[in-house]
RNA sequence: UUCAGGGGCAGGGUGUAAUUCCCGACCGGUGGUACAGUCCACGAGCAAGUAGGCAGGAGCCUAUCAGCUGAACUGGUGAAAUUCCAGUGCCGACAGUAAAGUCUGGAUAAAGGAG
Numbered sequence: 001u002u003c004a005g006g007g008g009c010a011g012g013g014u015g016u017a018a019u020u021c022c023c024g025a026c027c028g029g030u031g032g033u034a035c036a037g038u039c040c041a042c043g044a045g046c047a048a049g050u051a052g053g054c055a056g057g058a059g060c061c062u063a064u065c066a067g068c069u070g071a072a073c074u075g076g077u078g079a080a081a082u083u084c085c086a087g088u089g090c091c092g093a094c095a096g097u098a099a100a101g102u103c104u105g106g107a108u109a110a111a112g113g114a115g
Base pairs, nucleotide, nucleotide: 001115002114003113011023012022013021025102026101027092028091029042030041031040032039037090038089045068046067049064050063051062052061053060054059072088073087074086075085076084094105095104096103
C1' cells in the first nucleotide's frame, strides 16, 4: 500500500408512541491454551496528568497517555479440557430514540488475517 473481514428480538402484551418496558425469542469478533462470549490477553468506549492551540472566562479542540471497562458452575471422559460431552446459569461499551447485547450512528472504524 492492496484485498477480504461480526452475529442476533420470530410470535405476543401494554401504550399516543417501545425490535428499547413485559412474556418470549435469538446472537457470540481477534490472539493464546485440549476446540473458550464467561480462563489469560487484544479491540471499540471513558479518561487523570502532560504538551500545543483556541477563548474575556467557565471551558473547548488536538496529540500523547497513568488508570477504568461484563459474565460459570456441577458432573463425565481423558495424560491433559473453567475450552470437549451432559445439565443448569450468567454477561454484553458509547451516542440517539419510550429505557436497546439484537434498531440507527461514529464504523468503508479497530483488533487480527492474506498478498